[in-house]
RNA sequence: CUCAUCAAGAGUGGUCGAGGGACGGGCCCUAUGACGCCACGGCAACCGCUCCGACGCAAGUCGGAGGACAGGUGCCAACUCCUACCCGGUAAUAGGGGGAGAUGAG
Numbered sequence: 001c002u003c004a005u006c007a008a009g010a011g012u013g014g015u016c017g018a019g020g021g022a023c024g025g026g027c028c029c030u031a032u033g034a035c036g037c038c039a040c041g042g043c044a045a046c047c048g049c050u051c052c053g054a055c056g057c058a059a060g061u062c063g064g065a066g067g068a069c070a071g072g073u074g075c076c077a078a079c080u081c082c083u084a085c086c087c088g089g090u091a092a093u094a095g096g097g098g099g100a101g102a103u104g105a106g
Stems, first nucleotide, its partner, number of pairs: 001106006011040005019029003024083003041076003046072002049066007080100001085097003
């Protein structure tokens, strides 16, 4: 940089000691110990794996289904916590799109 996904799901113990939730605004979490780290556990199914189909001389590409195992990641407060820009809408809340971000694959 490109593509895909982001409404679901899944926590205990130890350690540390004051911040954390990306950023501004909000609203939350947190000395009943957060965040981080470690151990164990779990969730999920992106890749890997198995099967089927299409295309292809082939290498392979694309699509679908499956399982969750000793594989590679990821994740386990709140919709990505909400919002910031645009659209139209309501009495009010709500909604759609975009941007940004996160994760995976290339």

The RNA shown here (SAM riboswitch aptamer (S box leader)) has 106 nucleotides and comes from a soil metagenome. Its mean pLDDT, the model's own confidence on a scale to 100, is 81. Its Rfam family is "SAM riboswitch aptamer (S box leader)". Rfam links the family to the GO term regulation of gene expression. RNAcentral holds the sequence, with entries from MGnify.